[in-house]
């Protein structure tokens, strides 16, 4: 220096809930707040899941992503520290 690993240290992020706001919704953004996280940093390529304004339809149900979820999983990519 690199890889695996994550004992220690410095720190970091922020679930539910809540207030405001955007959105048809799922959900997002900001403040408060901490369940947790060694990538819970970034990325929608793949799978999976969520929603259905719109479309389809017997105009009802069902189905449907061009919408969304990275704190569902994989992949890609970047990164602090160093006991082993």
């Nucleotide at each position: 220096u690199c890889a695996c690993u994550g004992a220690a240290a410095c720190g970091g992020c922020a679930a539910a809930c809540u207030c405001a706001u955007c959105g048809a919704a799922a959900g997002g953004u900001g403040g408060g707040g901490a369940c947790g996280c060694a990538a819970a940093g970034c990325u929608a390529c793949a799978g999976a899941c969520c929603u259905a304004u719109g479309g389809u339809u017997u105009u009802u149900a069902c189905c449907u992503a061009c919408g969304g979820u990275g704190g569902c999983u994989g992949g890609g990519u970047u990164a602090c520290c160093a006991a082993g």
The RNA shown here (c-di-GMP-I riboswitch aptamer) has 84 nucleotides and comes from Aquibacillus rhizosphaerae. It was read from a public genome assembly, where an Rfam model found it. Lineage of the source: Bacteria > Bacillati > Bacillota > Bacillaceae > Aquibacillus. It matches the Rfam family "c-di-GMP-I riboswitch aptamer". About the family: GEMM was predicted in a large-scale screen for bacterial structured RNA regulatory elements.